[in-house]
Context: one part of a larger RNA
RNA sequence: UGACGGGGGCCCGCACAAGCAGUGGAGUAUGUGGUUUAAUUCGAAGCAACGCGAAGAACCUUACCGGGGCUUGACAUGGCGUCCAAGACCGCAGAGAUGCGGGGAUUUAAGGCGUCACAGGUGGUGCAUGGUUGUCGUCAGCUCGUGUCGUGAGAUGUUGGGUUAAGUCCCGCAACGAGCGCAACCCUUAUCAACAGUUGCUACAUUUAGUUGAGAACUCUGUUGAGACUGCCGUCGACAAGACGGAGGAAGGUGGGGAUGAGGUCAAAUCAUCAUGCCCCUUACGUCCCGGGCUACACACGUACUACAAUGGCGGUUAACAGAGCGGAGCGAAAGCGCGAGCUGAAGCAAAACGCCAAAAACCGUCUCAGUUCGGAUUGCAGGCUGAAACUCGCCUGUAUGAAGUCGGAAUUGCUAGUAAUCGCGAAUCAGCAUGUCGCGGUGAAUACGUUCCCGGGCC
Numbered sequence: 001u002g003a004c005g006g007g008g009g010c011c012c013g014c015a016c017a018a019g020c021a022g023u024g025g026a027g028u029a030u031g032u033g034g035u036u037u038a039a040u041u042c043g044a045a046g047c048a049a050c051g052c053g054a055a056g057a058a059c060c061u062u063a064c065c066g067g068g069g070c071u072u073g074a075c076a077u078g079g080c081g082u083c084c085a086a087g088a089c090c091g092c093a094g095a096g097a098u099g100c101g102g103g104g105a106u107u108u109a110a111g112g113c114g115u116c117a118c119a120g121g122u123g124g125u126g127c128a129u130g131g132u133u134g135u136c137g138u139c140a141g142c143u144c145g146u147g148u149c150g151u152g153a154g155a156u157g158u159u160g161g162g163u164u165a166a167g168u169c170c171c172g173c174a175a176c177g178a179g180c181g182c183a184a185c186c187c188u189u190a191u192c193a194a195c196a197g198u199u200g201c202u203a204c205a206u207u208u209a210g211u212u213g214a215g216a217a218c219u220c221u222g223u224u225g226a227g228a229c230u231g232c233c234g235u236c237g238a239c240a241a242g243a244c245g246g247a248g249g250a251a252g253g254u255g256g257g258g259a260u261g262a263g264g265u266c267a268a269a270u271c272a273u274c275a276u277g278c279c280c281c282u283u284a285c286g287u288c289c290c291g292g293g294c295u296a297c298a299c300a301c302g303u304a305c306u307a308c309a310a311u312g313g314c315g316g317u318u319a320a321c322a323g324a325g326c327g328g329a330g331c332g333a334a335a336g337c338g339c340g341a342g343c344u345g346a347a348g349c350a351a352a353a354c355g356c357c358a359a360a361a362a363c364c365g366u367c368u369c370a371g372u373u374c375g376g377a378u379u380g381c382a383g384g385c386u387g388a389a390a391c392u393c394g395c396c397u398g399u400a401u402g403a404a405g406u407c408g409g410a411a412u413u414g415c416u417a418g419u420a421a422u423c424g425c426g427a428a429u430c431a432g433c434a435u436g437u438c439g440c441g442g443u444g445a446a447u448a449c450g451u452u453c454c455c456g457g458g459c460c
Stems, first nucleotide, its partner, number of pairs: 008460006015451002019415005026306008034297002042053002064292007073118001077117007089102005120281002123279003129275002131270003134266001136264001141180006147156003160171003186258004191226007201215002204213002229252001232246005308408001312367005325356003330349002335344003374405001379400007421443007
């Protein structure tokens, strides 16, 4: 000077409290440990590993294992020597890689073969590194110049009195200033105006129909502006900063949300994104192929989904109301077939035009508290789709089957408002595969006395 204290003071945060919904019990999905295995590739490890890298493991991916092959090599550059074609395509052998034969032939490139330098390595070291990332933490801090003080390390400034979400601002002060952070500038959402008006809209006329005319009012879309600043009033305060109440206002004191992460900490994570020092392999730790494995299963843990039912299940009815996305090797309508998954079909659309697209929670009837008309695991059979190929190991449909489960011990998580809870929709990845992830809207609460205590953090 820091750090730490079951030292003190002050102050924050879904930290506790007050509430709501869960997890921990069941079944399943998924990740991990362990065990097993020829292999079950590797990494991640308290918070900050465990639906994590992986925004898609049938082959491929793939790094693992078994077997079959190659050795200047699957890939790059160059030297020397040599050949003139190498292929596409076809046939044979083979699990395939590959080998043999046919085929083809025009010239310069190029290409083949041999050889030498070299290639190659998802091999090791993240405790040799760059880059990137997590975390404390969107916490309010971290520093510098000059001056002053101290022998010096250092201190001061940055402490103090108030105040703030904030080292935010005010006042004071041997300090005076400044920088990185805070805030603002950026995006989005909430209000209004002007301009623009198609593919969107419709007050007027018209029509089966925004269909046609017409319109630019409304909705909407886009651009540019306005608007919120404690600006105004009152009270308190030190005549300050500011706090509280009020008016006006679509919005009020940072309006809501996002992007934005100072100096540092954890020898934190990553040599398997990439790059890279050193070490190691070089007829193999490189490379090609087929098959298998990453999907195993006594068990243990994490994260989710579905339930245990009546605020519900099932059937029917007519339905009404979203937002945000995506579409050319694509989205795929109408119509027809099928109980259904789906099939046929092919209109339209590079899309405010056409399509995905049906929103779901609503209403009526029934069931009457039961392991049930709850629940759907598991399994049989029959089908559909993708794809050379669904045995290991995909998804979906129909039918039959109908397990555990009657609200969950100790313990523990999230959330303060359009939030929690609940309902459906979309997208990335992707041939196919979503209970995961990232988004979107619909319905829409309860509670917060307070800061003694638990956890984390800031200042003295």
The part of an RNA shown here (small-subunit ribosomal RNA, 3' major domain) has 460 nucleotides and comes from an uncultured bacterium.